[in-house]
A computed fold for a 72-nucleotide RNA from a Pseudomonadota bacterium, annotated as transfer RNA.
The source organism's lineage runs through Bacteria, Pseudomonadati and Pseudomonadota.
């Protein structure tokens, strides 16, 4: 330098046009003599950035960013 994959909460991870699951962990309550365990509630109006397409984008494109790969 060239082509490819990836990028979603503190951490893992689903989701392929119609406003984002689910565990984990964190915080509150509830039970307990006091904790652990369980229960129950909450937690992503910026889905790596910026721009475009669209009535409507985490999705679709274009160009940057980082990380892995594979060619020279």
């Nucleotide at each position: 330098g060239g082509c490819g994959g990836c990028g979603u909460a503190c951490c893992c991870a689903a989701g392929u046009g119609g406003u984002a699951a689910g565990g984990g962990a964190g915080c509150a309550g509830a039970c307990u003599g006091c904790a652990a365990a369980u229960c129950u509630g909450u937690c992503a109006u910026u889905c790596g950035g910026c721009g475009g397409u669209u009535c409507g984008a985490a999705u679709c494109c274009g160009c940057c960013c980082g990380c892995c790969g594979c060619c020279u």
The RNAcentral record of the sequence draws on ENA. Its Rfam family is "tRNA". About the family: Transfer RNA (tRNA) molecules are approximately 80 nucleotides in length. It is annotated as a transfer RNA. Its mean pLDDT, the model's own confidence on a scale to 100, is 82.